[in-house]
Molecule: FMN riboswitch aptamer (RFN element)
Organism: Microvirga alba
RNA sequence: UGAUGAUCUCAGGGCGGGGUGGAAGUCCCCACCGGCGGUGAAUGGGCGAAUAGGCCAUAAGCCCGCGAGCGCUUCCCGUCUUGGACGGGGAGGUCAGCAGAUUCGGUGCGAAUCCGAAGCCGACGGUCAGAGUCCGGAUGAAAGAGAUCGGUC
Numbered sequence: 001u002g003a004u005g006a007u008c009u010c011a012g013g014g015c016g017g018g019g020u021g022g023a024a025g026u027c028c029c030c031a032c033c034g035g036c037g038g039u040g041a042a043u044g045g046g047c048g049a050a051u052a053g054g055c056c057a058u059a060a061g062c063c064c065g066c067g068a069g070c071g072c073u074u075c076c077c078g079u080c081u082u083g084g085a086c087g088g089g090g091a092g093g094u095c096a097g098c099a100g101a102u103u104c105g106g107u108g109c110g111a112a113u114c115c116g117a118a119g120c121c122g123a124c125g126g127u128c129a130g131a132g133u134c135c136g137g138a139u140g141a142a143a144g145a146g147a148u149c150g151g152u153c
Base pairs, nucleotide, nucleotide: 002153003152004151005149006148007147008146009145010144016030017029018028019027031133032132033122034121035066036065037064038063042058043057044056045055047053061120062119069098070097072092073091074090075089076088077087078086079085080084102118103117104116105115106114124136125135126134
């Protein structure tokens, strides 16, 4: 230094103005927001004699993956005459269905990442009216990040 074990901590942002209406933070116009890992030619830092070289930090919502939610599968309970359906609860994470979303111009050997411009996307349930931004499950879960301790390789 790497692998491995235990414990603990942390781990999501955003409706401001106007319009319509009986009623909208939900519709329309203008606004606002962007989890985690990877990649990354940009920026900053330090090492170095160095224009060599490699190191550290930051850097993509829409490039590659991951996560929560719903679905799905499965188990339990309840209701209904059976099949099965519906309701409630637990588990799984195989599948990847909902399910996502980017182009153009510039620079350059090289860019879906840099610079410029114009676009696009955003679980489920609730609601006097349709929600990325309100309320709820959630004082939850979790991608992961870090700390401490221990032995072994």